Predicted 3D model of a 72-nucleotide RNA (transfer RNA) from a Bacteroidales bacterium. The coordinates come from a structure-prediction model, not an experiment, and the mean pLDDT is 81. Its Rfam family is "tRNA". Rfam classes the family as a transfer RNA. Gene Ontology term of the family: triplet codon-amino acid adaptor activity.

[in-house]
RNA sequence: GCCAAUGUAGCUCAGUGGUAGAGCGCUUCCUUGGUAAGGAAGAGGUCGCGGGUUCAACUCCCGCCAUCGGCU
Repeated sequence: GCCAAUGUAGCUCAGUGGUAGAGCGCUUCCUUGGUAAGGAAGAGGUCGCGGGUUCAACUCCCGCCAUCGGCU
């Protein structure tokens, strides 16, 4: 230099055009003599950034950035 993949909650990841979810973690409460386990409720996201297409974009298209891999 060229090519491909990935980027979504604190972490690991779903989500193939119609108002963003799970597990673990976190907070509060219940239960216990206390802890752990268990149960209930809750908080937490401008979906990497900027444009485009569309009535509507996490999703499709383009550029950029980051990570990782391959080729030279």